[in-house]
């Protein structure tokens, strides 16, 4: 790179550390010396996982439960927005694409 699932929930009143963060280009709104990024420790979910557990089959599955291990992930809807469209006299509102992020295969 391709391919599919999933993105409006959920997670610390701790330690180290000291100024940036909130992907990326704009615009906006925010977060942060009442302490930001990182690292550790803790946690949250349940993508992979458990020769789970009941149904069910030709196969593919469906329900539900765990949480040792691999990721992942703990403001703010993936922080709005940017394309298209749809309602609206405008301000806006709403659907959908695209970008992205994570995870499983290739």
């Nucleotide at each position: 790179c391709c391919u599919u699932a999933u993105u409006g929930a959920g997670a610390g009143c701790g330690g180290u550390g000291g100024a940036g963060g909130g992907a990326c280009u704009a615009g906006g709104c925010c977060c942060a010396g009442u302490g930001a990024a990182a690292c550790c420790c803790g946690g949250c979910a349940a993508c992979c996982c458990c020769u789970g557990u009941a149904c069910a089959u030709g196969g593919a599955g469906u329900a539900u439960g765990g949480a040792a291990g691999g990721u992942g992930c703990c403001a703010a809807a993936u922080c709005c927005u940017a394309c298209a469209g749809a309602u609206u006299u405008u301000u806006a509102u709403c659907u959908g694409a695209a970008a992205g992020a994570u995870g499983a295969g290739g």

SAM riboswitch aptamer (S box leader) from a chicken gut metagenome, 106 nucleotides, folded computationally. It matches the Rfam family "SAM riboswitch aptamer (S box leader)". Rfam's curators write: The SAM riboswitch is found upstream of a number of genes which code for proteins involved in methionine or cysteine biosynthesis in Gram-positive bacteria. Gene Ontology term of the family: regulation of gene expression.